[in-house]
RNA sequence: GGUGUAUUUUAGUGGUAGAACAUGUGCUUAGCAUGCACAAGGCCCUGGGUUCAAUCCCCAGCACC
Numbered sequence: 001g002g003u004g005u006a007u008u009u010u011a012g013u014g015g016u017a018g019a020a021c022a023u024g025u026g027c028u029u030a031g032c033a034u035g036c037a038c039a040a041g042g043c044c045c046u047g048g049g050u051u052c053a054a055u056c057c058c059c060a061g062c063a064c065c
Base pairs, nucleotide, nucleotide: 001065002064003063004062008020009019010018015052023039024038025037026036027035045061046060047059048058049057
């Protein structure tokens, strides 16, 4: 100096967050795999500050590079 967001890899923007993968259920198959559909899973590293409102801006700390 940079990065912390779902199990993992990540997108995102001042108005409480999407994707892929993985997991579960169903359909398909004689069965498995593949494929399709659906569901669950994250108040965004922690604590403060600014703001009507912070994942986003500011400060400090923690972890990693």
A computed fold for a 65-nucleotide RNA from Heterocephalus glaber, annotated as transfer RNA. Its Rfam family is "tRNA". It is annotated as a transfer RNA. Its mean pLDDT, the model's own confidence on a scale to 100, is 83. The RNAcentral record of the sequence draws on Rfam. The organism belongs to Heterocephalus, within Eukaryota.